[in-house]
RNA sequence: CACCGAGAAAGGCAAACUGCCCGAAAGGGCAGGACGCAAAGUCACCGGCCUAAAACCCCAGGGUCAAGGCAGCGGGACUGCCGAA
Numbered sequence: 001c002a003c004c005g006a007g008a009a010a011g012g013c014a015a016a017c018u019g020c021c022c023g024a025a026a027g028g029g030c031a032g033g034a035c036g037c038a039a040a041g042u043c044a045c046c047g048g049c050c051u052a053a054a055a056c057c058c059c060a061g062g063g064u065c066a067a068g069g070c071a072g073c074g075g076g077a078c079u080g081c082c083g084a085a
Stems, first nucleotide, its partner, number of pairs: 004083002012037002017032006035072001041078003045075003048070003055064004
């Protein structure tokens, strides 16, 4: 330096759920709370998934669609703590 990841140390993050707020929704923020996580740090570039406001199409109502989301779905990129085998 590149792998790798200990009943190691120091620390870190925080699922479900609850409350308040933002949002059309998906979802997000903050607080509580811990299922888990060695990148559960960052980025929607590729695939996938969610939503469908606006727009468009048919018009009781429905359909299509991301320019909205998910990084804790997989891949990729960038960055980073520790050091036994």
c-di-GMP-I riboswitch aptamer from a Deltaproteobacteria bacterium, 85 nucleotides, folded computationally. Of the family's consensus pairs, 95% are formed in the model. It was read from a public genome assembly, where an Rfam model found it. Its Rfam family is "c-di-GMP-I riboswitch aptamer". About the family: GEMM was predicted in a large-scale screen for bacterial structured RNA regulatory elements. Gene Ontology term of the family: cyclic-di-GMP binding.